Molecule: c-di-GMP-I riboswitch aptamer
Organism: marine sediment metagenome
């Protein structure tokens, strides 16, 4: 940062399957994405078989395709 090109990636849904759960991994699928690679620092949502008994915190988890802030990268005309 083009109405270029190689190529990446893959919402909802459906299937298997793990997990208590938020969700996770193949597989189909195709909404989208120019960091929708990587990683839970901030802040947010969210989840619980714990402890508490305060109903919002604690722990201990998910979520990067919610936002910030880091690290690292593909192609490339004017």
């Nucleotide at each position: 940062g083009a109405u270029a090109a190689a190529g990446c990636c893959a919402a909802a849904c459906c299937c298997u399957c793990c997990g208590u759960g938020a969700g996770a991994a193949g597989g189909g699928g195709g909404c989208a994405g120019a960091a929708a690679g990587c990683a839970a620092c901030g802040g947010g949502u969210c989840u619980u078989a714990g402890a508490a008994u305060a109903u919002a915190g604690c722990a201990a988890g998910a979520c990067a395709g919610c936002c910030g802030a880091g690290c690292u990268g593909c192609c490339g005309a004017a």